[in-house]
RNA sequence: CAUCCAUCCCGAGCGGCCGAGAGACCUGGCUCCGUGACGCCGCAGCAACCACCCGCUCGCGGGCAGGUGCUACCGCCAGGACCGAUGGAGG
Numbered sequence: 001c002a003u004c005c006a007u008c009c010c011g012a013g014c015g016g017c018c019g020a021g022a023g024a025c026c027u028g029g030c031u032c033c034g035u036g037a038c039g040c041c042g043c044a045g046c047a048a049c050c051a052c053c054c055g056c057u058c059g060c061g062g063g064c065a066g067g068u069g070c071u072a073c074c075g076c077c078a079g080g081a082c083c084g085a086u087g088g089a090g091g
């Protein structure tokens, strides 16, 4: 990185640094933002995809929290497109 599968209306914020845009892209809207957004780091938390453990009618159920992920707004909303994100598989 081609490809495939699953999920994307539940849940969970404080501190430090930075300094102007941000909510992926296009159009239109709606929001957040110098009372410091977005981003990065630390800690805390949420969840349970994978790993691990137990049970099983082999479909799955329960446990744990090691590897990821996530912690404004339904993936912010509507339309659009070889759409995107995350996890797992995979050559």
Stems, first nucleotide, its partner, number of pairs: 001091001003089006013043005021032003025080005044071003049067002052063004075083001
Record summary
RNAcentral holds the sequence, with entries from Rfam. The RNA shown here (SAM riboswitch aptamer (S box leader)) has 91 nucleotides and comes from Amycolatopsis arida. The source organism's lineage runs through Bacteria, Actinomycetota, Actinomycetes, Pseudonocardiales and Amycolatopsis. The prediction has a mean pLDDT of 88.